[in-house]
């Protein structure tokens, strides 16, 4: 250099065209407890970036940009 795969809260992930973007774990906050941890209820946090398509894009195309791999 080419060619494939991947990119969503801190951190693992689901979601493949219309859902409030959902789950775990981590964080805060309440109560519980002699104190701490587990368990509980409650709460905030995300779609890498640019075009296009389309009434509607995380979701489909195109580039970029980063990660992984295979050729040479």
């Nucleotide at each position: 250099a080419g060619c494939c795969c991947c990119g969503u809260a801190g951190u693992a992930u689901a979601g493949u065209g219309g859902a409030u973007a959902g789950u775990a774990u981590a964080g805060c906050g309440c109560a519980c407890u002699c104190c701490u941890a587990a368990g509980g209820c409650g709460u905030a946090g995300a779609c890498u970036c640019g075009g296009g398509u389309u009434c509607a894009a995380u979701u489909c195309c195109c580039g970029a940009c980063g990660g992984g791999g295979c050729u040479g």